[in-house]
């Protein structure tokens, strides 16, 4: 140098062009207990790796660049 795969919430990953971006643990408050875990019920948190395109419409499609893993030479 070239190929292939990933990057979405604090973590773990769903979502593969359209109707408000989702889950599970995590946190935060309540209930409940003496008290603490637990359980239950409510909430907060995302400029979908940047960057331009394409398109009425882009986390999703193309092209460039980062950075993680693989694999030819």
């Nucleotide at each position: 140098g070239c190929c292939c795969u990933a990057g979405u919430a604090g973590c773990u990953c769903a979502g593969g062009g359209g109707u408000u971006a989702g889950a599970g643990c995590a946190c935060u408050g309540g209930u409940c207990u003496u008290g603490u875990a637990a359980a239950c019920c409510a909430g907060g948190g995302g400029u979908c790796a940047g960057g331009a395109g394409u398109u009425c419409a882009a986390a999703u499609c193309u092209c460039c660049u980062c950075u993680g893993g693989g694999g030819c030479u």
RNAcentral holds the sequence, with entries from Rfam. The RNA shown here (transfer RNA) has 73 nucleotides and comes from Geodia barretti. Its mean pLDDT, the model's own confidence on a scale to 100, is 82. Rfam family: tRNA. From the family's description: Transfer RNA (tRNA) molecules are approximately 80 nucleotides in length. NCBI's taxonomy places the organism under Eukaryota, Opisthokonta, Tetractinellida, Geodiidae, Geodia.